[in-house]
RNA sequence: GAAGCCGGCCGGGCAGUCGCUGCGUCCGUGGGACGUGGAGGAAAGUCCGGGCUCCGCAGGGCAGGGUGCCAGGUAACGCCUGGGCGGCGUGAGCCGACGGAAAGUGCCGCAGAAAAUAUACCGCCGAUGGCCCGUCAGGGCACAGGUAAGGGUGAAAUGGUGCGGUAAGAGCGCACCGCGCGCGUGGCAACACGUCGUGGCAGGGUAAACCCCACCCGGAGCAAGGCCAAAUAGGGGAGCGAUGGUGUGGCCCGCGCUGCUCCCGGGUAGGCCGCUAGAGGUGUGCGGUGACGUACGCCCCAGAGGAAUGACUGCCUCAGACAGAACCCGGCUUACAGGCCGGCUUCCUGC
RNA sequence: GCCCAUAUAGCUCAGAGGUAGAGCACUCCCUUGGUAAGGGAGAGGUCGGCGGUUCAAAUCCGCCUAUGGGCUCCA
Numbered sequence: 001g002a003a004g005c006c007g008g009c010c011g012g013g014c015a016g017u018c019g020c021u022g023c024g025u026c027c028g029u030g031g032g033a034c035g036u037g038g039a040g041g042a043a044a045g046u047c048c049g050g051g052c053u054c055c056g057c058a059g060g061g062c063a064g065g066g067u068g069c070c071a072g073g074u075a076a077c078g079c080c081u082g083g084g085c086g087g088c089g090u091g092a093g094c095c096g097a098c099g100g101a102a103a104g105u106g107c108c109g110c111a112g113a114a115a116a117u118a119u120a121c122c123g124c125c126g127a128u129g130g131c132c133c134g135u136c137a138g139g140g141c142a143c144a145g146g147u148a149a150g151g152g153u154g155a156a157a158u159g160g161u162g163c164g165g166u167a168a169g170a171g172c173g174c175a176c177c178g179c180g181c182g183c184g185u186g187g188c189a190a191c192a193c194g195u196c197g198u199g200g201c202a203g204g205g206u207a208a209a210c211c212c213c214a215c216c217c218g219g220a221g222c223a224a225g226g227c228c229a230a231a232u233a234g235g236g237g238a239g240c241g242a243u244g245g246u247g248u249g250g251c252c253c254g255c256g257c258u259g260c261u262c263c264c265g266g267g268u269a270g271g272c273c274g275c276u277a278g279a280g281g282u283g284u285g286c287g288g289u290g291a292c293g294u295a296c297g298c299c300c301c302a303g304a305g306g307a308a309u310g311a312c313u314g315c316c317u318c319a320g321a322c323a324g325a326a327c328c329c330g331g332c333u334u335a336c337a338g339g340c341c342g343g344c345u346u347c348c349u350g351c
Numbered sequence: 352g353c354c355c356a357u358a359u360a361g362c363u364c365a366g367a368g369g370u371a372g373a374g375c376a377c378u379c380c381c382u383u384g385g386u387a388a389g390g391g392a393g394a395g396g397u398c399g400g401c402g403g404u405u406c407a408a409a410u411c412c413g414c415c416u417a418u419g420g421g422c423u424c425c426a
Base pairs, nucleotide, nucleotide: 001347002346003345004344005343006342007341008340009339010338012316013315014314015313016312017311018310020038021037022036023035024034025033026032027031040322044333045332047331048330049329050328051327052221053220054219055218059253060252061251062250064217065216066215067214068213069083070082071081072080073079084098085096086095087094088093099212100211104210105209106206107205108204121151122150123147124146125145128144129143130141131140132139133138159177160176161175162174163173164172178201179199180198181197182196183194184193185192186191225273226272227271228270235264236263237262238261239260240259244258245257246256247255266425267424280299281298282297283296284295285294286293287292352422353421354420355419356418357417358416361375362374363373364372369406377393378392379391380390381389399415400414401413402412403411
């Protein structure tokens, strides 16, 4: 210098003018003045987890759903951290729904001999039996049969290489590699290693097919839910019934209640609480590889209810992304113009 | 704001791992003096989009997009 990898951060600032809104104080109170606060890293999707609230308790079982290498973190998680294994990259690093197919069941179109108790299309062989020739040594045929080395089909065809062996072949035998089981060593574990022992060797794929194993999950959601006020026709019809119905569960049991569901009709559509101080932010120290935990100090940072957070002008060399809270929090995912900082890798060149 | 469902031919819908169909509509032919009806033949599909699992995806899984529906109080 070039090309990359990882982590963190910003994503407008200042001034002026005119507006909107929560809270506080004050005034001459249908309002106004002053002070002060006023969107995001994703406020988004609503995909997970939790708080909170109601369902009598949220109790037992079934069904259903979720997660899925190991250990840790956490209120919890499908998140995060560290490690293991596999894959990719020269590398920094990145990616992985990563338990079980040597429990059971199912499926595998077309092609192919055969798609899972294997089998035999071409090929090879034909030792043995059979047939033919023969000068009695043998030669031939490929009928029975043998074979899985070679070809061919397919996404996938019963472990690989070599030697021996054989009629030709084959874990048929042996050596090495691979695999399973056992043992030993290291590690909390996943797992790794071993001059170790043992078995010729399970045997194709699929579990984002059923399923098995381990662990977790009650349902609904702030339009939850509570209080005050106002108003009236406490009405009518249909259906289901007490081995029933119902209590916001899919079913059963248990427990409570004795009517419930739907339609038509009627009334009110006002106020308050929930509502924002919290698993909160930030600085330092300590523990930990880290996620994180902990002690102390400091800070208060939107809470509306037709729904505020805006508009214009000037300057900053230019102002230009995705997008806007609605009970709250932790994650994930998706969208995002432009820019800043730190650490690291590979290559080239110079000293 | 919260909770659900759906997306397949121009329209309405089937299909739920093995390469996509039905009805109506459309085009051509037959029939008729002509039209409709009827009969025959045919065309028309990124299965909403992007990834993943699988030999193979409309179908299974994830993420987006669009559309539709439901949810206030009193008696």
Two RNAs folded together computationally: RNase P RNA and transfer RNA, 426 nucleotides in total. Rfam match: Bacterial RNase P class A. It is annotated as a ribozyme. The coordinates come from a structure-prediction model, not an experiment, and the mean pLDDT is 80.